[in-house]
RNA sequence: AGCUUAUCAGGAAAGGUGGAGGGAUUGAGCCCUGCGAAACCUUAGCAACCACUGCCCCUUAAGGCAGAUAAGGUGCUACAUCUCACCACGAUAUUUCCCACAUCGUGGAAAGAUAAGAA
Numbered sequence: 001a002g003c004u005u006a007u008c009a010g011g012a013a014a015g016g017u018g019g020a021g022g023g024a025u026u027g028a029g030c031c032c033u034g035c036g037a038a039a040c041c042u043u044a045g046c047a048a049c050c051a052c053u054g055c056c057c058c059u060u061a062a063g064g065c066a067g068a069u070a071a072g073g074u075g076c077u078a079c080a081u082c083u084c085a086c087c088a089c090g091a092u093a094u095u096u097c098c099c100a101c102a103u104c105g106u107g108g109a110a111a112g113a114u115a116a117g118a119a
Stems, first nucleotide, its partner, number of pairs: 003117006013043005021032003026085004044077003049073002052067005081111001086108007
């Protein structure tokens, strides 16, 4: 890297180095950025995935509910998994009608991130 399981609500930044990009990727938009981007370091903070306790389910494992702590393993600290793109459904407009296309809305998928697991 690939596979599987769960979540993606909310929360939390200052300083130093650095010197032009950044918001995952491609395109379009929107936004941040020399009043200093990315990256690295220090300190501070947020959260509660794992680790702890009780109960339940499943079974090859990762599962669910409740609780305690914030010392440990990770993670995170603009908006926000930013919007559109692929699929389905609904509404509206157009049309004699249907389809298609367009706009809006809802849901899903895909992709991604994080944690955990197996080989």

Overview:
This is a predicted structure of a 119-nucleotide RNA (SAM riboswitch aptamer (S box leader)) from a Cytophagaceae bacterium. The prediction has a mean pLDDT of 78. The organism belongs to Cytophagaceae, within Bacteria. It was read from a public genome assembly, where an Rfam model found it.